[in-house]
């Protein structure tokens, strides 16, 4: 340098037709216990990697750029 796969909630991923951004854990309240675990009920948590763009409307489409992993190519 070239080709692929990804980046979404603290962590592990959905979200595939472009239409109000979800799920299990955990956190954090409260039942429950002498207490604690475990159950069970609730509630917070997001500028969807960054900038643009297309669109009535983008996590989705599309440019460029930044980061991780995986293959190839180079290596006097």
């Nucleotide at each position: 340098g070239c080709c692929g796969a990804g980046g979404u909630a603290g962590c592990u991923c959905a979200g595939u037709u472009g239409g109000u951004a979800g799920a299990g854990c955990g956190c954090u309240u409260g039942c429950c216990u002498g207490a604690a675990g475990a159950g069970c009920a609730a509630u917070a948590g997001g500028u969807c990697g960054g900038c643009g763009g297309u669109u009535c409307g983008a996590g989705c489409c599309c440019g460029c750029c930044c980061c991780u992993c995986g293959g190839c190519a180079c290596c006097a």